[in-house]
RNA sequence: AAUCAACGCUGGCGGCGUGCCUAACACAUGCAAGUCGCGCGCGAAAGGGGGGCAACUCCCAAGUAGAGCGGCGAACGGGUGAGUAACGCGUGGGUGAUCUACCUCCGAGUGGGGAACAACAUCGGGAAACUGGUGCUAAUACCGCAUGACAUCCUCGAGUCACAUCGAGGAUCAAAGCCGGGGACCGCAAGGCCUGGCGCUUGGAGAUGAGCCCGCGUCCGAUUAGCUAGUUGGCGGGGUAAUGGCCCACCAAGGCGACGAUCGGUAGCCGGCCUGAGAGGGCGGACGGCCACACUGGAACUGAGACACGGUCCAGACUCCUACGGGAGGCAGCAGUGGGGAAUUUUUCGCAAUGGGCGCAAGCCUGACGAAGCAACGCCGCGUGGAGGAUGAAGGCCUUCGGGUCGUAAAGCCCUGUCAGAGGGGACGAAAUCUUGCCGACCUAACACGUCGGUGACUUGACGGUACCUUCAAAGGAAGCACCGGCUAACUCCGUGCCAGCAGCCGCGGUAAUACGGAGGGUGCAAGCGUUGUUCGGAAUCACUGGGCGUAAAGCGCGUGUAGGCGGCCUCCUCAGUCUGGUGUGAAAGCCCGGGGCUCACCCCCGGAAGUGCAUUGGAUACUGGGAGGCUGGAGUACCGGAGAGGAGGGUGGAAUUCCUGGUGUAGCGGUGAAAUGCGUAGAUAUCAGGAGGAACACCUGUGGCGAAGGCGGCCCUCUGGACGGAUACUGACGCUGAGACGCGAAAGCGUGGGGAGCAAACAGGAUUAGAUACCCUGGUAGUCCACGCUGUAAACGAUGGGCACUAGGUGUUCGGGGUAUUGACCCCCUGAGUGCCGCAGCUAACGCAUUAAGUGCCCCGCCUGGGGACUACGGCCGCAAGGCUAAAACUCAAAGGAAUUGACGGGGGCCCGCACAAGCGGUGGAGCAUGUGGUUUAAUUCGACGCAACGCGAAGAACCUUACCUGGGCUAGACAACAUCGGACACCCCCAGAAAUGGGGUCUCCCCGCAAGGGGCCGGUGGUUCAGGUGCUGCAUGGCUGUCGUCAGCUCGUGUCGUGAGAUGUUGGGUUAAGUCCCGCAACGAGCGCAACCCCUGUCUCUAGUUGCUACCAUUUAGUUGAGCACUCUAGAGAGACUGCCCGUGUUAAACGGGAGGAAGGUGGGGACGACGUCAAGUCCUCAUGGCCCUUAUGUCCAGGGCUACACACGUGCUACAAUGGGCGGUACAAAGGGCUGCUAACCCGCGAGGGGGAGCCAAUCCCAAAAAGCUGCUCUCAGUUCGGAUUGGAGUCUGCAACUCGACUCCAUGAAGGCGGAAUCGCUAGUAAUCGCGGAUCAGCAUGCCGCGGUGAAUACGUUCCCGGGCCUUGUACACACCGCCCGUCACACCAUGGAAGUCAGUUGUACCGGAAGUCGGUGUUUCAACCCGCAAGGGGGAUAGCCGCCCAUGGUAUGGCUGGUGACUGGGGUG
Repeated sequence: AAUCAACGCUGGCGGCGUGCCUAACACAUGCAAGUCGCGCGCGAAAGGGGGGCAACUCCCAAGUAGAGCGGCGAACGGGUGAGUAACGCGUGGGUGAUCUACCUCCGAGUGGGGAACAACAUCGGGAAACUGGUGCUAAUACCGCAUGACAUCCUCGAGUCACAUCGAGGAUCAAAGCCGGGGACCGCAAGGCCUGGCGCUUGGAGAUGAGCCCGCGUCCGAUUAGCUAGUUGGCGGGGUAAUGGCCCACCAAGGCGACGAUCGGUAGCCGGCCUGAGAGGGCGGACGGCCACACUGGAACUGAGACACGGUCCAGACUCCUACGGGAGGCAGCAGUGGGGAAUUUUUCGCAAUGGGCGCAAGCCUGACGAAGCAACGCCGCGUGGAGGAUGAAGGCCUUCGGGUCGUAAAGCCCUGUCAGAGGGGACGAAAUCUUGCCGACCUAACACGUCGGUGACUUGACGGUACCUUCAAAGGAAGCACCGGCUAACUCCGUGCCAGCAGCCGCGGUAAUACGGAGGGUGCAAGCGUUGUUCGGAAUCACUGGGCGUAAAGCGCGUGUAGGCGGCCUCCUCAGUCUGGUGUGAAAGCCCGGGGCUCACCCCCGGAAGUGCAUUGGAUACUGGGAGGCUGGAGUACCGGAGAGGAGGGUGGAAUUCCUGGUGUAGCGGUGAAAUGCGUAGAUAUCAGGAGGAACACCUGUGGCGAAGGCGGCCCUCUGGACGGAUACUGACGCUGAGACGCGAAAGCGUGGGGAGCAAACAGGAUUAGAUACCCUGGUAGUCCACGCUGUAAACGAUGGGCACUAGGUGUUCGGGGUAUUGACCCCCUGAGUGCCGCAGCUAACGCAUUAAGUGCCCCGCCUGGGGACUACGGCCGCAAGGCUAAAACUCAAAGGAAUUGACGGGGGCCCGCACAAGCGGUGGAGCAUGUGGUUUAAUUCGACGCAACGCGAAGAACCUUACCUGGGCUAGACAACAUCGGACACCCCCAGAAAUGGGGUCUCCCCGCAAGGGGCCGGUGGUUCAGGUGCUGCAUGGCUGUCGUCAGCUCGUGUCGUGAGAUGUUGGGUUAAGUCCCGCAACGAGCGCAACCCCUGUCUCUAGUUGCUACCAUUUAGUUGAGCACUCUAGAGAGACUGCCCGUGUUAAACGGGAGGAAGGUGGGGACGACGUCAAGUCCUCAUGGCCCUUAUGUCCAGGGCUACACACGUGCUACAAUGGGCGGUACAAAGGGCUGCUAACCCGCGAGGGGGAGCCAAUCCCAAAAAGCUGCUCUCAGUUCGGAUUGGAGUCUGCAACUCGACUCCAUGAAGGCGGAAUCGCUAGUAAUCGCGGAUCAGCAUGCCGCGGUGAAUACGUUCCCGGGCCUUGUACACACCGCCCGUCACACCAUGGAAGUCAGUUGUACCGGAAGUCGGUGUUUCAACCCGCAAGGGGGAUAGCCGCCCAUGGUAUGGCUGGUGACUGGGGUG
């Protein structure tokens, strides 16, 4: 785009079309084929009228109705598509092999006789359908006779390719009448007769229609490869309208088939229709042509025509009637019914038109047809209003709350009148025929009649009072459907929460869904819109136009060669192909163009064009084909020559392994990562000599050679294939490819017989391992070897079929030939054949290929068409078997795949870092305790944090508070904010109730501005709604902040360049660095964020400044205490200093590195702050902020008490220890950095002590905390669970605080646990570091083993980068990309699905053989029967016909046995999905 559609929602009108695709299933009822009285005989009744008393009768009805005889029609028209793969259809021919009723034209004729049968009458049978006997009768019914041109047949002759045709002779065969008109003549009349019309007979021609034959075309399957006995042909005959094996007898043995016979499946064919740019593909409904069929099967009759839809006979199934004896029927005609189905209409009107049958005609018949009805089934047209209208109304929706949008949309105002409605008018389609008037012509004896033509009159409409026109009123009655994530045009809100659902593909939905559902809005179509089915397109995705095969699917493993396809140069002929012209045909309709008619359009009418085809005819002859002749370039043959693991057979050689014999010799050998099994004292291994046997041939050996491929390797001989080079001669296209076919074909395997040294599946043992049916080891059988035979596969690979030609080169190598030079060889140059590498153009998706093409062309073959299923099943062929070749489908998936890119990863590689390892020192893991976490418990044990990067973390300090949790008691505009209003200082204080919150009462009564009014502030009460409040949820909606990789050296951009592209380059490379730090090189050149530096502390010095600091000098003191001083220390400001600057060496003259000098400090001096692009949906909604959601007398808020402190356990982080480098006691020395007014607190007094009293000093370089401790020194302890260790417990206290019970710290006395240095494992640290020692601070009423700081003492070690961990750069592989914590394979278990096998079983279809054989044609017989003709007076006979019977053929049927197909089947096999 289309549709004979169906379904869902919706539906105003009209026109034109279309309407059982399924059950060729079954059918009630009505209708669909009759007509002619001008062919013929017969012939009513109702009713009306008359007569008669009545019975009855007469007339009209009426020669009507009706049936019958007869003629024509019924073979057309209408339906359907079952069958048919066929001369069925299409197209073009043939018929010298034929027929054709009615019609037209032409010719001739139509004479004279005869005998019947229906109807009818009558007698019977039967329920009916129907039927029998007897008798009568007419004809355009039937039968002789006559005539017989013509015709047919026979014979002869001419003639022809042929029986065209012509001539002669012989034989045979016709007919019917009817109607009208009429002068003369004849006749009693009828009529004859004349004339006209219609018929009839015969012949010719035409037209039309039909039969038969032929060329070409006409679906799928080869998993159908062979088929055929009337089969193929001939001769003769039969039969037909006619050819023919159509049929028969005889003879011959043919015929068809890979160009697809036979068989199976499917199907009516075509004009055309749909689609498509076309070529094609699909379809064959309506309309038109042909065919076939008419309940199923068979058969003939009649006829011009049938094997006959509304005819006959038989058989079968089914339905109906029946008196059970027997009968009737055939909607695939029009309507209609049931049924089937997703689904397809009225039991309408009319013959008015068109057409048909009959008829002289009027006319009759016509479910053909014309119309109407039903159905949005399709196409076309029209309408549902138009203009104007901004307070942008109300309302809806959204909102950032400002507004936006529906939206000029509505309303209101002004118009119009299509459709529908009502009233009125009102067609075209109708022209004829008949009858009749007039005119003319013909006919005729005729002015009758008749026929024809012209011109008038009369008559005819189903549709239909319809179309159309007009009037009226009135915007009044008339819009839906789908979609809005991308493809694809159209976005928001709400609901939902991987649910419900959507989905054409990709895919949406797990709490912010433009994807589900609803809404608002929008988009697209519109009386329709969507969905589903189907076809074509897109699809160059079967490729003719117009594809491919190295790696994506795809080159047969290789050759020889049949058919076939293709084929060199020249000349001539031919003209089949090819090209061109003419002619015929290519029906109509349709498509296209022009014109016309319905208001337009759809539709219809007229004309034209086209119809790519076929046939025929004329021409052209380049090319292809065919024929003839020639040629040598393709191909081949002969000759000479050299190369080679080419093949087959025979022989032969040495090394090595093993075995055997003997000698020497002794304890091991062997084997591995390490071992063991194994061998060995019965003498191995080792070694020497000899022997046996089998297999394979080291070095040479080479991207060397040969072969078609598989493949081929010691040496010699024989036989043999091929290739190559050279030079001549010869043949003369002999060529290339190659479906089938045939042959060859590694290894393994199979059969028979040998052989068997080594090796070695299976197997055994030993190891390894979680296991180890493996890898390793010790053994070891088939096999490996030979002969003969099978198998026929492979990553049989260059994953690249063969041939020929053409298209830059460079370089190596093998085998030939030539040239130059040379004495010669090598070198050098040219050339042929082979074999490699590199590379241009070109090709390729890229990789790559590139004269050995994957380039450019031609020829031939093979093969491919998404993945899986499936290198499978079934069938067939082959094989001894194993198995091979050929080769599907169901089902399932939305991919499978190629090449390349960037990452990531690797028990890949290279380079390089880091307390990463190593080297060291000290710890943790064991104990007790502290603390955090898990778990458990609990009313609650609030919450968060979970590898590193949670766990002394948020917490820098939970007794109440904190507090978020629990229990209980209260409040509800609320504990807090804004507003309004009232009142007042509030706070405070007192009393009562209560656990408190709270409630009640009492006391009290403000500040500022302002003259005042009033205003503001503070507090309290009240009020109501916009609200407050929430440590409620979502860190996966977020901001901010933080952790981590990682202080790692990286991460990017612009422009340019390269690539189809992803992307690359830069950033890689060579050096160097702590560093993408710097240098050099480079299709790159630059730049940014990082690194470094700039900042702070610290180390040296200088300057400035000296109080509260300092004290060298001078005094002074217990004391820098005081005077004095500011030199020093120190304090804290400003500066200086370090830059690879200098020297040497190394290095590329570089960057830089190594060493050195100077210097307080040297190559970043030490430390800190500082953290690139990003990663982890890392952490935090409980700091804060914030979207959304949720709660609102509660999830808010107040209060009391409890809990966060629980305790069988487990883990992390710590403290203290286990002791003598120690503990205890005494003496004594030296810090830094801090803090201090609700504070630090001195001296002094009390207490063993915590502490108490006390109160000086200090807002602090001044006073206080404050003692530093380790250290040094003296004494003691002596290796012990201790004078170590301090847990736990008892008692007594201190301090803080409203309050230490749950649940604080500290002190004293007493108690004195575990613990004797810690398993596997694991942590920190490279120098003022580790270790060790103490001091201070934050938080804080109190509470520190934690945290943050400070100083004192003060080490050891680093060979080195193999390994572990982490990281950086380059490279490589990849089937990974949520990226190795990836991906992914198979079994097993379960569920579902389709499918193969299977004892069988059921059904369909078909073959063969036989039996039987209805009806019927034909043949035979025919004793039955018979009017016409003949003989005969007659009887009778003849001739002919016929019943019956017999025979051939034959439908359905039966018996037997095969083939094929399908269903089903216990059980079973694999497959797919989850």

A computed fold for a 1474-nucleotide RNA from an uncultured bacterium, annotated as small-subunit ribosomal RNA. The sequence is in RNAcentral, with records from ENA.